[in-house]
RNA sequence: AUGUUAUCAAGAAAGGUGGAGGGAAUGACCCUAUGAAACCUUAGCAACCCUUAGAUUUACUAAGAAGGUGCUAAAUUCUACUUAAAUGCGCAAGUCAUUUUUUGCAUAUUUGGAUAGAUAACUC
Numbered sequence: 001a002u003g004u005u006a007u008c009a010a011g012a013a014a015g016g017u018g019g020a021g022g023g024a025a026u027g028a029c030c031c032u033a034u035g036a037a038a039c040c041u042u043a044g045c046a047a048c049c050c051u052u053a054g055a056u057u058u059a060c061u062a063a064g065a066a067g068g069u070g071c072u073a074a075a076u077u078c079u080a081c082u083u084a085a086a087u088g089c090g091c092a093a094g095u096c097a098u099u100u101u102u103u104g105c106a107u108a109u110u111u112g113g114a115u116a117g118a119u120a121a122c123u124c
């Protein structure tokens, strides 16, 4: 740096240095001088690799947390592309009127899929 697979609505802090940004990208909306990013120390969360015990041709289950990562505001903060609903509005047909049917548009409403991203392991 590329690719593959899995997971991503749960969980988890304080101090020091520092001195204005940060939440990846669009648009929003948030966090922040009651101190942003970054760095250091200790603590914690989790269970991808790992350890142990089962299972045994399946890569699964349970426990553990010494080690390797990772993480400790808000659902990956929401959103982007798209399917289907729901709501509203318009066009057309029919009808005394209402209901109904077809079709189009809108909506940061709901549910899927994709794209992108983050983390781990493996591969190149």
Stems, first nucleotide, its partner, number of pairs: 003122006013042005021031003027078002043072003048068002050064005076116001081113002084110002086107005092101002

A computed fold for a 124-nucleotide RNA from Winogradskyella vidalii, annotated as SAM riboswitch aptamer (S box leader).
It was read from a public genome assembly, where an Rfam model found it.
Lineage of the source: Bacteria > Pseudomonadati > Flavobacteriia > Flavobacteriales > Winogradskyella.
The model forms 97% of the base pairs in the Rfam consensus.
Its Rfam family is "SAM riboswitch aptamer (S box leader)". Rfam describes the family as follows. The SAM riboswitch is found upstream of a number of genes which code for proteins involved in methionine or cysteine biosynthesis in Gram-positive bacteria. Its family is annotated with regulation of gene expression in the Gene Ontology.